[in-house]
RNA sequence: GUCUUGAGCUAGGGGUGCACCGUCGGACCCGAAACGGUGCUGAGAGAUACCCUUUGAACCUGACCCGGAUCAUACCGGCGUAGGGAAGCUCGGGUCUUUCCCU
Numbered sequence: 001g002u003c004u005u006g007a008g009c010u011a012g013g014g015g016u017g018c019a020c021c022g023u024c025g026g027a028c029c030c031g032a033a034a035c036g037g038u039g040c041u042g043a044g045a046g047a048u049a050c051c052c053u054u055u056g057a058a059c060c061u062g063a064c065c066c067g068g069a070u071c072a073u074a075c076c077g078g079c080g081u082a083g084g085g086a087a088g089c090u091c092g093g094g095u096c097u098u099u100c101c102c103u
Stems, first nucleotide, its partner, number of pairs: 001096001003094008011053004016047001017040007024031002059084003065078004
């Protein structure tokens, strides 16, 4: 010096769904929004928490997509070597190469 990897600080980016019940309205079946509660998956379902920051599948578009499950849902997989997408510094570890010094 190249490549790679871990951590810290600061800054920035992102998502927040589904089912059921209650409050509420209506003459009954029934029913939208808002609020609250319970449950499912998950790192995270409004927490300053979680995740991600180009080594970029965090997340968005495609997508009211396709296949498989489920009470239901990006729940799982495909799509995806697709197209986008937010960085600086510091402290270490490892590999390779080069230079200098000593023996």

A computed fold for a 103-nucleotide RNA from Methylohalobius sp., annotated as TPP riboswitch aptamer (THI element). Model confidence (mean pLDDT): 77 of 100. Its Rfam family is "TPP riboswitch aptamer (THI element)". The literature on the family includes a 2002 paper in J Biol Chem by Rodionov et al., "Comparative genomics of thiamin biosynthesis in procaryotes. New genes and regulatory mechanisms".